[in-house]
Predicted 3D model of a 72-nucleotide RNA (transfer RNA) from a bacterium. It was read from a public genome assembly. Its Rfam family is "tRNA". Gene Ontology term of the family: triplet codon-amino acid adaptor activity. The coordinates come from a structure-prediction model, not an experiment, and the mean pLDDT is 83.
RNA sequence: GCGCCCAUAGCUCAGUGGUAGAGCGUUUGCACGACACGCAAAAGGCCCAAGGUUCAAUCCCUUGUGGGCGCA
Numbered sequence: 001g002c003g004c005c006c007a008u009a010g011c012u013c014a015g016u017g018g019u020a021g022a023g024c025g026u027u028u029g030c031a032c033g034a035c036a037c038g039c040a041a042a043a044g045g046c047c048c049a050a051g052g053u054u055c056a057a058u059c060c061c062u063u064g065u066g067g068g069c070g071c072a
Stems, first nucleotide, its partner, number of pairs: 001071007010024004018055001026042005048064005
């Protein structure tokens, strides 16, 4: 330099056009003599940035940024 992939909750990841979910973690309650386990509930993300397409974009297109892999 060229090609491909990734960026969504504190962490690991789903979600492929109709105003976003899971597991773990966190908080509160129940239970226990107490802790752990268990049970119930809650908080927490305007989805990397800018622009475009669309009635509508996390999702499609372009550019940029960051990370990974391959080729030279």